[in-house]
RNA sequence: UCCUCGAAACGGCAAACCGGCGGCGACGUCGGGACGCAAAACCACCGGCCUCCACAUGGAGGUAGCGGGGUCACCGAA
Numbered sequence: 001u002c003c004u005c006g007a008a009a010c011g012g013c014a015a016a017c018c019g020g021c022g023g024c025g026a027c028g029u030c031g032g033g034a035c036g037c038a039a040a041a042c043c044a045c046c047g048g049c050c051u052c053c054a055c056a057u058g059g060a061g062g063u064a065g066c067g068g069g070g071u072c073a074c075c076g077a078a
Base pairs, nucleotide, nucleotide: 005076006075012037013036017032018031019030020029021028022027035065041071042070043069045068046067047066048063049062050061051060052059053058
C1' cells in the first nucleotide's frame, strides 16, 4: 500500500408518519421526524415486486432501504 474483516473513534445517511410541491399512478422532491444502516454512496445490467397503457405477445415507468452484479469511498483493533 492492497484484499478480507468490522473492535474503537470522527462523523454520515434517514424508514414509518406529518406537512408543502410534482405525477394518471407506483413514486419523487423539500421541511419536520428517526425505524434502522459499515457502503441505507452511485449505476436499472439480471431477477423479483409495484404502477400505467394494452390484453395475445408486448410497451412505458417506479423501486438501489428486495436480491445479484458493477463503480467510487471514511477509519484501522483482533
This is a predicted structure of a 78-nucleotide RNA (c-di-GMP-I riboswitch aptamer) from an uncultured Alphaproteobacteria bacterium. The sequence was found by an Rfam model in a public genome assembly.